[in-house]
RNA sequence: AACUUAUCCAGAAAGGCAGAGGGAAAUGGCCCUAUGAUGCCUUGGCAACCCAUACCACUUACUCAGCGGUACGAAGGUGCCAAUUCCGUCCACAAAAGUGGAAAGAUAAGUC
Numbered sequence: 001a002a003c004u005u006a007u008c009c010a011g012a013a014a015g016g017c018a019g020a021g022g023g024a025a026a027u028g029g030c031c032c033u034a035u036g037a038u039g040c041c042u043u044g045g046c047a048a049c050c051c052a053u054a055c056c057a058c059u060u061a062c063u064c065a066g067c068g069g070u071a072c073g074a075a076g077g078u079g080c081c082a083a084u085u086c087c088g089u090c091c092a093c094a095a096a097a098g099u100g101g102a103a104a105g106a107u108a109a110g111u112c
Stems, first nucleotide, its partner, number of pairs: 002111007013043005021032003026089004044081003049077002051073001053071004058066002085104001090101004
């Protein structure tokens, strides 16, 4: 890189460096930005995917183990800390407003 599964309307900012665009790509909106954004570093935090503990159901003759769930926690591995993944684009329904789904993307765990 590719594939599989799950999640994506909640949550969480200060300081330093640097100095012009940035919000994944195309496009249309909308927004952030010299009161210094985006980015990088430090510290802090959020969350609970992996993870720790306890319990329950199922598979199993039993244990181990596997698998699913509930409660609780946060030491460690990731991730994240403007706006729903900022919103639309494709499809279905609808008179419209809008609703649902997909695609793409992001993150995690796993496979190769």
A computed fold for a 112-nucleotide RNA from Sediminibacterium magnilacihabitans, annotated as SAM riboswitch aptamer (S box leader). The coordinates come from a structure-prediction model, not an experiment, and the mean pLDDT is 83. The model forms 97% of the base pairs in the Rfam consensus.